Predicted 3D model of an 87-nucleotide RNA (c-di-GMP-I riboswitch aptamer) from a Gemmatimonadota bacterium.
Its mean pLDDT, the model's own confidence on a scale to 100, is 84.
The sequence was found by an Rfam model in a public genome assembly.
Its Rfam family is "c-di-GMP-I riboswitch aptamer". Its family is annotated with cyclic-di-GMP binding in the Gene Ontology.
The model forms 100% of the base pairs in the Rfam consensus.
RNA sequence: UGCUGCUCAGAGCAAACCCGUCGAAAGGCGGGGACGCAGAGCCACGGGGCUACGGCGGAUGACCGCCUUGCUCGCCUGGCCGCCAGC
Numbered sequence: 001u002g003c004u005g006c007u008c009a010g011a012g013c014a015a016a017c018c019c020g021u022c023g024a025a026a027g028g029c030g031g032g033g034a035c036g037c038a039g040a041g042c043c044a045c046g047g048g049g050c051u052a053c054g055g056c057g058g059a060u061g062a063c064c065g066c067c068u069u070g071c072u073c074g075c076c077u078g079g080c081c082g083c084c085a086g087c
Base pairs, nucleotide, nucleotide: 002087003086004085005084012037013036017032018031019030020029021028022027035074041080042079043078046076047075048072049071050070054067055066056065057064058063
């Protein structure tokens, strides 16, 4: 340096759910809590997914369809950085 995660060490993160808070929502953040994670660290460039305040269109009664500049890196790909061990 590359590959791999069978083995070792010391750590790390934290799904669902509950509480608080921000948000129209998806969801974020903080606390509790652990389903899991060898990148479950960071980046929304590409694909996928979620949401629809607002915009456009149709109804004109609730509402329906489409559209992100919103959200998701714990959906995938790609990029950057990184621990330990083995080969």